RNA sequence: UUCGAGAGUCAAGCGCCAGAUCUGCGGCCCAUCCCGCAGAUGACGAGGAGGAAGGUGAUCGAACUCUUCGGCGGAUGCCUUCCCGGCCUGUCCACGGUCGUUACGGGUGGGACCAAAUCCCGGAGGUGACUCCGGGGACAGAAGCCCAUCCGGUGUGGAAC
Numbered sequence: 001u002u003c004g005a006g007a008g009u010c011a012a013g014c015g016c017c018a019g020a021u022c023u024g025c026g027g028c029c030c031a032u033c034c035c036g037c038a039g040a041u042g043a044c045g046a047g048g049a050g051g052a053a054g055g056u057g058a059u060c061g062a063a064c065u066c067u068u069c070g071g072c073g074g075a076u077g078c079c080u081u082c083c084c085g086g087c088c089u090g091u092c093c094a095c096g097g098u099c100g101u102u103a104c105g106g107g108u109g110g111g112a113c114c115a116a117a118u119c120c121c122g123g124a125g126g127u128g129a130c131u132c133c134g135g136g137g138a139c140a141g142a143a144g145c146c147c148a149u150c151c152g153g154u155g156u157g158g159a160a161c
Stems, first nucleotide, its partner, number of pairs: 014073004019069001020041008044061003050083007084100005090161001091159005104152008119136007
């Protein structure tokens, strides 16, 4: 270096770092500049999955006088097709419609529920940039849910009972 096997770990608002910024050491006669080496930072949670493929390049707010800058990869979002499944029908099949196991969709109004960081206190590691942990108190929106109301839909054909 290549191949194979085994074990451990194994994230989905998640992972990564070539730019940028910052730190330490060294070099340069000095130097905040430059160069080299080694490092650090690089999004706070909420919500989100029937299976496969393709496309797209992904919901919501919190914080912030500052890099939550810039970028790469991924991704449970959305769209299309197929498969599986529920409902439309007491049972079954086909087609069609609609949805995804809380398995009709949409609009409006109201309601309940809900976070972490930030902040405060304390601790651990590192020369440092910085990282990690514990405790305390608070504050969202979306989705979903509940109530009211409105609109659309709530099927066609067949088979045996």